Predicted 3D model of a 75-nucleotide RNA (c-di-GMP-I riboswitch aptamer) from Roseiconus nitratireducens. Lineage of the source: Bacteria > Planctomycetia > Pirellulales > Pirellulaceae > Roseiconus.
RNA sequence: CAACGAGAAAGGCAAACCGACUGCGAAGUCGGGACGCAAAGCCAUGGGUCUCCCCGAGAUCGCCAGGCUACCGAA
Repeated sequence: CAACGAGAAAGGCAAACCGACUGCGAAGUCGGGACGCAAAGCCAUGGGUCUCCCCGAGAUCGCCAGGCUACCGAA
């Protein structure tokens, strides 16, 4: 440095659900809350799924794959 992921350490994120707000909607944001996560950090590039004011425009990265970045250091 890369790969890897422990009966390690320090931490981190936050499903469902509830409240408020935004949006035509999928859904998102904030607060509560924890099902879980070694990238559950970021990117809509490919596929999938979903929405609509449907020749198109959007949503989902905690659906799969890919790309970029990152804490720790046992085997």